[in-house]
């Protein structure tokens, strides 16, 4: 430099045909316990990486960037 992939909650990840975002774990509060762990109950105010566009409506489509991963290559 070129090609491909990924980016959504603190972490790991779902998200269908575009219809207004969710799970597990973690965390917090409560119950239980002498205390703690375990168990049970409750709790999500997220710049859906950033900008622009299309649309009545965008995590999803189009476009320009950024970051990371993989492959190929160039210079030294």
């Nucleotide at each position: 430099a070129c090609g491909g992939g990924u980016g959504u909650a603190g972490c790991u990840c779902a998200g269908u045909u575009g219809g207004u975002a969710g799970a597990g774990c973690a965390g917090u509060g409560g119950a239980c316990u002498c205390c703690a762990a375990a168990u049970c109950c409750a709790c999500g105010u997220g710049c859906c990486c950033c900008g622009g566009g299309u649309u009545c409506a965008a995590g999803u489509c189009c476009u320009g960037g950024c970051a990371c991963c993989c492959g190929u290559g160039c210079c030294a």

A computed fold for a 76-nucleotide RNA from Halothermothrix sp., annotated as transfer RNA. The sequence was found in a public genome assembly. The coordinates come from a structure-prediction model, not an experiment, and the mean pLDDT is 82. Rfam family: tRNA. It is annotated as a transfer RNA.